Small-subunit ribosomal RNA, 3' major domain from Candidatus Magasanikbacteria bacterium RIFCSPHIGHO2_02_FULL_50_9b, 462 nucleotides, folded computationally.
Context: one part of a larger RNA
C1' cells in the first nucleotide's frame, strides 16, 4: 500500500421490513446430473451452468455408433508425364444407397497440345482431433457501482503519501466551502434514439372540411419565478404548466477481478493425424429411464366451469417458391376455389382474449381438472416405425392450494388476458423476443440478513 475481521462510524440497493403473486407437493413440457447403451456427439457446473450454445435433431443438420465405399480425395492452388476430344447427358448390369463395370451419343479453338476434362505421380489439401493454462476477437460477474489514475509541486531515509482527507450537498470523485497543493485524463452527467404537450408544413393508399394518423422541422423544463432555511452548493413548499426538480424508457459498461467462458461461430501458435482422427452413402443415435435437481405450462375450482348473444374494444408485426379473400364441401382438423396484393391500398385478420348481459351447474373428485389409452380422420414431407403436429368420438389418472426452505416485483409496475414475429417443408413453441388490453396493494423504518461505497481501527495474511 492492499486484503480480511462473528471491529467501529456514515451512506446506498426489492437487501430486509410492509405488501401482492409464485416456486418447493400433482400431471405434463423442457434442460441437466446419474444410470443404461453399439452410440446415447460436444461444450456450459455456486452466485456468474441447467427452456444455456440450439431463433426449429424424422433424412439433412450431425460433430456420435453400425455397415458398405473412396484415397491428390467432396471443396482449393500448382507442377510434370500420358491419354482422348470433350465435360455433361442417356441406357444396361449390380447395389440399401454411395458407387463399381460396360455401352451409346456428343466435339471449343486463333490449328500452337492453347483453355477445359480424364488418368498417373509429386508439392500439398482435409481434421467439429488436443491445448481457452500458448492466443486474437467476443462475452458473463462485481456494476450503470462511483470509482480508477496521471503531470508538476510538496512531505517522508524509503516503500509511499498528498491531490482523492474533513464539513455541507447530490443518483453521482455531482457541486459548494475549505485546504500544500495546482491542474489534467478515463469514468458520472450531457450530446444520440423512443415516448408524453403544442405549433407549422406536407400527404398517397389515411381522413373528409379541418380531426386523427403518418412524415420532419421547430417550441417547451432551466430550480427560470414566489415563500422559507442556508455563507454557498442546495433542500422543503407553492404558482403556472401536458410535463418539475434526472418527467418515463433505451443505447451507452472506467482501471481492473475471477489463469471466469468460448480452439465446436470465426481467426490462430504449438502438438497429433494422412488408404484416416479425412471424405461419401444407407440405417440407427442425439427422443433411452429405477432415480435426483433446475426452469416453465395446466390445474386443484363458484372472484369459478359450461352454454347462448350482442359484428364490444387494440397495438406491434409478416407476406410473391408468399399472404391467401368471397363462395362451396366437411362436426372439425382441413379440402375445393381462385379475387386481390411486391402492400397505410389486398391478405394473415370481421384482426384478439379476458371484460359485459342472460341461462344452467350448488360444493361433489363434481357439468372441477385434464394426464393416459383405444378407434377413426387431416396436413407437411422421398419418407412420420424408432421420432412430427392437428381434428373428432370414446376413455377420464394424479390433483382439494403444497414440509423445511426459497424467488420476482415500488406504477401503467406486479398480477391477469390474448396477439404477432424470428427460426421454419412440417413441428415437439407450454420456449424466446416484442406488442397492446384490464390493472392493484404496500414502503413505519434501517435493529437484523445479503451485496456494495467512503473513512477509521486491529492483524501472526500478501
Nucleotide at each position: 500500500a492492499g486484503a480480511c475481521g462473528g471491529g467501529g462510524a456514515c451512506c446506498c440497493g426489492c437487501a430486509c421490513a410492509a405488501g401482492c403473486g409464485g416456486u418447493g407437493g400433482a400431471g405434463c413440457a423442457u434442460g441437466u446430473g446419474g444410470u443404461u447403451u453399439a452410440a446415447u456427439u460436444c461444450g456450459a457446473u455456486g452466485g456468474u451452468a441447467a427452456g444455456c450454445g440450439a431463433g426449429g435433431a424424422a433424412c439433412c443438420u450431425u460433430a456420435c455408433c453400425c455397415a458398405g465405399g473412396c484415397u491428390u480425395g467432396a471443396a482449393c492452388u500448382u507442377c510434370a508425364a500420358c491419354u482422348g476430344c470433350a465435360a455433361a447427358u442417356c441406357c444396361u448390369a449390380u447395389g440399401a444407397a454411395a458407387g463399381u463395370a460396360g455401352g451409346a451419343c456428343u466435339u471449343c479453338u486463333u490449328c500452337g497440345a492453347g483453355a477445359g476434362u480424364g488418368u498417373u505421380g509429386g508439392a500439398g489439401a482435409g481434421g467439429u482431433g488436443c491445448u481457452g493454462c500458448a492466443u486474437g476477437g467476443u462475452u458473463g460477474c462485481c456494476g450503470u457501482c462511483a470509482g480508477c489514475u496521471c503531470g508538476u509541486g510538496u512531505u517522508g531515509u524509503g516503500a509511499a503519501a498528498u491531490g482523492u482527507a474533513c464539513c455541507c450537498u447530490u443518483a453521482a470523485g455531482u457541486g459548494g466551502a475549505g485546504u500544500a497543493a495546482c491542474g489534467a485524463g478515463c469514468g458520472c452527467a450531457a450530446c444520440c434514439c423512443c415516448u408524453g404537450u403544442g405549433u407549422u408544413a406536407u400527404g398517397u393508399u389515411a381522413a373528409a372540411u379541418g380531426u386523427a394518423c403518418a412524415u420532419a422541422a421547430c417550441a417547451g423544463a432551466c430550480u427560470g419565478c414566489c415563500c422559507g432555511c442556508g455563507u454557498a452548493a442546495g433542500c422543503g413548499g407553492g404558482a403556472g404548466g401536458a410535463a418539475g426538480g434526472c418527467g418515463g424508457g433505451g443505447a451507452u459498461g472506467a482501471c481492473g477481478u475471477c489463469a471466469a467462458a468460448u480452439c465446436a461461430g470465426c481467426a490462430u501458435g504449438g502438438c497429433c493425424u494422412u488408404u484416416a482422427c479425412g471424405u461419401c452413402u444407407g440405417g440407427g443415435g442425439c427422443c433411452a429411464c429405477a432415480c435426483a435437481c433446475g426452469u416453465g405450462c395446466u390445474a386443484c375450482a363458484a372472484u369459478g366451469g359450461g352454454g347462448u348473444a350482442a359484428a364490444a374494444c387494440a397495438a406491434u408485426g409478416g407476406g410473391u417458391c408468399g399472404c391467401c379473400a368471397a363462395a362451396c364441401c366437411g362436426c372439425a382438423a382441413g379440402g375445393u376455389g381462385g379475387a386481390g396484393c411486391u402492400a397505410a391500398u389486398c391478405c394473415c385478420a370481421g384482426c384478439a382474449a379476458a371484460a359485459u348481459a342472460c341461462c344452467c351447474c350448488u360444493c361433489a373428485g363434481u357439468u372441477c381438472a385434464g394426464a393416459u389409452u383405444g378407434c377413426g380422420g387431416g396436413c407437411u414431407g422421398c419418407a412420420a416405425u424408432u421420432c412430427g403436429c392437428c381434428c373428432g368420438c370414446a376413455u377420464g389418472a394424479a390433483g382439494c392450494c403444497g414440509g423445511a426452505a426459497u424467488c420476482g416485483c415500488u406504477a401503467g409496475u406486479a398480477a391477469a388476458c390474448g396477439c404477432a414475429a424470428a427460426u421454419c417443408a412440417g413441428c415437439c413453441u407450454c420456449g424466446u423476443u416484442g406488442c397492446g388490453u384490464u390493472g392493484a396493494a404496500u414502503a413505519c423504518g434501517u435493529u437484523c440478513u445479503c451485496g456494495g461505497g467512503u473513512c477509521u481501527u486491529g492483524u501472526a495474511c500478501u
Model confidence (mean pLDDT): 82 of 100. It was read from a public genome assembly. It matches the Rfam family "Bacterial small subunit ribosomal RNA".